Background:
Predicted 3D model of a 114-nucleotide RNA (FMN riboswitch aptamer (RFN element)) from a sheep gut metagenome.
Order: sequence, then C1' cells, then structure tokens
RNA sequence: UUCUUCGGGGAUGGGUGAAAUUCCCUACCGGCGGUGACAGCCCGCGAACUGAGUUUAUCUCAGCCGAUUCGGUGAAAUUCCGAUGCCGACAGUACAGUCUGGAUGAGAGAAGAA
Repeated sequence: UUCUUCGGGGAUGGGUGAAAUUCCCUACCGGCGGUGACAGCCCGCGAACUGAGUUUAUCUCAGCCGAUUCGGUGAAAUUCCGAUGCCGACAGUACAGUCUGGAUGAGAGAAGAA
C1' cells in the first nucleotide's frame, strides 16, 4: 500500500387510561482507542443531528456532541472493592436509552493475508 473477515446491548413485574414496553413505581443495558491498574459518566474517537459546498459520491468541510461523587486498598485506580447518584441522536406512535424505522446501512476500530 492492497485485500478479506469481524465490528451495540437492553422493558421484568405492576399502576392509571379508550389507547402507553413511551406517563408513574420497578426492572434492564453500556460501541472503539488511550490512560502508572480493569472506565457508559477522565481524555479522545465513531455514530446520530445541524449547516455549507459541488464533482450529485450514503462525498468533502465546518458545527454540535450526554452523565459521579464519597469511603477503602495500593507505588499507582473519577477505571478495582463498598456505597450513592447520574446520562443516553433523529423520525413514528399517548411523551421511548430499551418498541418500530432509516439500517441486509455507516463506522471508530480489531484480527488476518499478500
């Protein structure tokens, strides 16, 4: 440098209602790389969303981009242990992190081959 493969999880039980896995109580989930030690909430990336451009290519550039504390151990941990709290694109629908859809998509990146 080229190619191949892989590459996101989750609504349990109940309440109200004409109608809700969307509201209320409860339950459940956590992409990728880095970091003295294992991270959803430390740093960064991807995705999504918004805008602009033109060669109209799911392309390029720009913007936007959520959330934790306390105690313990230790040489070292906002990463482990204990406790407590919080966060989660867009469209649809009775208001959605969990349903359906764009998506048999894209992708940070991981592994392998030449």
The RNAcentral record of the sequence draws on MGnify.